Predicted 3D model of a 98-nucleotide RNA (Purine riboswitch aptamer) from uncultured Cetobacterium sp. The RNAcentral record of the sequence draws on MGnify. Rfam family: Purine riboswitch aptamer. The literature on the family includes a 2003 paper in Cell by Mandal et al., "Riboswitches Control Fundamental Biochemical Pathways in Bacillus subtilis and Other Bacteria". Model confidence (mean pLDDT): 77 of 100.
[in-house]
């Protein structure tokens, strides 16, 4: 120095939780049906959108529609997928050491 056995045992890896950043998507587009009516403006289904599964709403504000069938605008709050960072927990075995 190497090998074997035992003790002890990190970093790292894997899984998971939380927070955060980035990307996607703009909580958005286009239709059909039913439905409400200024104390109202909703519901169901389909379509597009993403190297993308899911979701595609809620509340409030300001308009607009003079009673008809059609909405518009602004703000706040998210959910989901992927990747990264930080911290904790679990697990595995190894290095160093004896």
């Nucleotide at each position: 120095a190497a090998u074997u056995a035992a003790a002890a045992a990190a970093a790292a890896g894997u899984u998971u939780u939380a927070c955060u950043c980035a990307u996607a998507u703009a909580u958005u587009u286009u239709u059909g049906g039913a439905g409400a009516u200024a104390u109202g403006g909703u519901c169901c289904a389909a379509u597009a959108g993403u190297u993308u599964c899911u979701a595609c709403g809620u509340c409030u504000u300001a308009a607009c529609c003079g009673u008809a069938a059609a909405u518009u605008u602004a703000g706040a709050c998210g959910c989901u997928a992927u990747g990264g960072g930080u911290a904790g927990a679990a697990u595995u075995a190894u290095a160093c050491u004896u």